C1' cells in the first nucleotide's frame, strides 16, 4: 500500500394494495398471529459443471469405462426470507475510518 475483516454514511432490484379466522387500537385502517390459492429470489441456507487425488477393470502404448472423494456462481431449489406505498431488510456496490497476519 492491498485484501479478508470491523465501522459510519450514499446507491440498491423482484413479486399479491389478494381471500379468510382470531387478537390489539376508539373506528376507516394499521400492526401481530393462523389457514388458502399465486408469485419473488439480492439476508441465510442446500445442490452441482469442468477439473482433479484415490481405487478397480481394460489395453502394446496413447488412453478408455466404472465407483468413492473434493469442487464455482448472480446457475439451481425455495427450506428460511419476502411479495401495495411508507418503514425494516436486501446479494452487491461507492465513500470515509480501523484493520491481527500475510503478500508487494
Nucleotide at each position: 500500500u492491498c485484501g479478508a475483516c470491523c465501522u459510519c454514511g450514499g446507491g440498491g432490484a423482484g413479486a399479491g394494495u389478494c381471500c379468510u379466522g382470531g387478537c390489539g387500537g376508539g373506528a376507516a385502517c394499521c400492526g401481530c398471529u393462523g389457514g388458502g390459492c399465486g408469485c419473488c429470489g439480492a439476508a441465510g441456507g442446500g445442490g452441482c459443471a469442468a477439473g482433479c487425488c484415490c481405487g478397480g477393470c481394460g489395453a502394446a502404448g496413447g488412453c478408455g469405462c466404472c465407483g468413492c472423494g473434493c469442487g464455482a456462481a448472480a446457475c439451481u431449489c425455495u427450506c428460511a426470507g419476502g411479495c401495495a406505498a411508507g418503514a425494516a431488510g436486501g446479494a452487491c456496490u461507492c465513500g470515509g475510518g480501523g484493520g491481527c497476519u500475510c503478500a508487494u
Molecule: Glycine riboswitch aptamer
Organism: Planctomycetota bacterium